[in-house]
RNA sequence: GCUGCUGUAGCUCAGUGGUAGAGCACUUCAUUGGUAAUGAAGAGGUCAUGGGUUCAAAUCCCAUCAGCAGCUCCA
Repeated sequence: GCUGCUGUAGCUCAGUGGUAGAGCACUUCAUUGGUAAUGAAGAGGUCAUGGGUUCAAAUCCCAUCAGCAGCUCCA
């Protein structure tokens, strides 16, 4: 340099055009003498960035950035 894959909540991930979700973690409450466990409620998101298509984009298209893998060239 080329090709492919990945980027969504603090972490691990789902969601392939029509209200952004799950588990764990976090906060509060209940329960306990206390802790753990359990139960209930809650908070937490520029969906990597910019642009395009569309009535409507996390989702489709283009560019860029970052990570991973493979290939190639030079030394």
Predicted 3D model of a 75-nucleotide RNA (transfer RNA) from an uncultured bacterium. The sequence was found in a public genome assembly. Its Rfam family is "tRNA". Its family is annotated with triplet codon-amino acid adaptor activity in the Gene Ontology.